[in-house]
RNA sequence: CGAGUUGGCCAGACAGUCGCCGCGUUCGCAAGAACGGGGAGGAAAGUCCGGGCUCCAAAGAGCGGGGUGCCAGGUAACGCCUGGGCGGUGCGAACCGACGACAAGUGCAACAGAGAGUAGACCGCCUGCCUGAUUUAUCAGGUCGGUAAGGGUGAAAGGGUGCGGUAAGAGCGCACCGCGUCGGUGGUAACACUCGACGGCACGGCAAACCCCACCUGGAGCAAGGCCAAAUAGGGAAGUAGUGGCAGCCCGCAAGGGUGCGUCACAGCGUGGGUCCCGCGUACUUCCGGGUAGGCUGCUAAAGGGCUGCGGUGACGUAGUCCGUAGAGGAAUGACUGUCCUCGACAGAACCCGGCUUAUAGGCCGGCUGGCGCU
Numbered sequence: 001c002g003a004g005u006u007g008g009c010c011a012g013a014c015a016g017u018c019g020c021c022g023c024g025u026u027c028g029c030a031a032g033a034a035c036g037g038g039g040a041g042g043a044a045a046g047u048c049c050g051g052g053c054u055c056c057a058a059a060g061a062g063c064g065g066g067g068u069g070c071c072a073g074g075u076a077a078c079g080c081c082u083g084g085g086c087g088g089u090g091c092g093a094a095c096c097g098a099c100g101a102c103a104a105g106u107g108c109a110a111c112a113g114a115g116a117g118u119a120g121a122c123c124g125c126c127u128g129c130c131u132g133a134u135u136u137a138u139c140a141g142g143u144c145g146g147u148a149a150g151g152g153u154g155a156a157a158g159g160g161u162g163c164g165g166u167a168a169g170a171g172c173g174c175a176c177c178g179c180g181u182c183g184g185u186g187g188u189a190a191c192a193c194u195c196g197a198c199g200g201c202a203c204g205g206c207a208a209a210c211c212c213c214a215c216c217u218g219g220a221g222c223a224a225g226g227c228c229a230a231a232u233a234g235g236g237a238a239g240u241a242g243u244g245g246c247a248g249c250c251c252g253c254a255a256g257g258g259u260g261c262g263u264c265a266c267a268g269c270g271u272g273g274g275u276c277c278c279g280c281g282u283a284c285u286u287c288c289g290g291g292u293a294g295g296c297u298g299c300u301a302a303a304g305g306g307c308u309g310c311g312g313u314g315a316c317g318u319a320g321u322c323c324g325u326a327g328a329g330g331a332a333u334g335a336c337u338g339u340c341c342u343c344g345a346c347a348g349a350a351c352c353c354g355g356c357u358u359a360u361a362g363g364c365c366g367g368c369u370g371g372c373g374c375u
Stems, first nucleotide, its partner, number of pairs: 001371001003369008012340007020039002023036005041346001045357002048355005053221004060276002063273001065217005070084005085099001086097004100212001105210002107206002122151002124147003128143006159177006178201001179199005184193003225297004235288006242266005248259004268280003304323008
């Protein structure tokens, strides 16, 4: 000087005029007026996760469904964040990981190939026998058998290299490597080790296949919910379910019968399904028709933010101190003028937070890595 990688910040500014929303003060019966401050984001987006809050009932236990998936921490919690382990990409700084378990079971893998998993004999190599050629040696063909070292097919083919051995071979034996089991050492752990012993060696890939294992998990959602006011037809039709028993009362000479909303059980209902528990127990289903959909509240001090000290590798925690940061309601910040400049991208809160993901003009400040050049 360039390139790369990673972390943080800003997100047009200033002034004036008019307009919009909300708050405070003053005036006003009210409507309103004057003055003074304030008023969209780093993602407000996606609605993908986790919660706070509200309701369903005052509360549970399983099954099923769903989610997560290395270890240890952080957090209100999480599928998030931090640190580490293992694996992969990259020269590197860094980045990525859907990272439990395949001797619990089931299943899948086109084509090629002899054979694709307790999976093989196509070409080859070799002993025996037969035939032919041949001077011996040997060659060619056929057949029985052996073989899986060599070749071929394939993304992947029965651990790898070497030596011995064999008719030819083969962990058949041996050495080393690999693999498995056990032990030792270090580490909280995941794991690691140029550590030791034993074993010829269990037989590949896929779980982002089903299943199994460990842990977590009620449902619906601010259009939740609460209050006030008003209005209509507390409308009409069809169906299901009221069954069984007891107390009481009535009838009866008695047996027994009737009634029985008082009571018990069952049917039935209770914010995804189903069982138990629990609560209610004249409740539920379908169709037609009518009224209202107005106002207030929920609605903003939040697991809030800044600075400093201490602890921690870090996420973060803790103590002190300072600040108080929009609440619209068919949806508030718009228009004009002037100046400056980095010449303005992606883009507008709707109950509120913690994350992730996606989009993004331009500018600024750092860490680290590679390359080139100079000293």
A computed fold for a 375-nucleotide RNA from Shewanella sp., annotated as Bacterial RNase P class A. The prediction has a mean pLDDT of 77. Its Rfam family is "Bacterial RNase P class A". Its family is annotated with ribonuclease P activity, dimeric ribonuclease P complex and tRNA processing in the Gene Ontology. It is annotated as a ribozyme. Rfam describes the family as follows. Ribonuclease P (RNase P) is a ubiquitous endoribonuclease, found in archaea, bacteria and eukarya as well as chloroplasts and mitochondria. It is recorded under the gene name rnpB. The sequence is in RNAcentral, with records from ENA.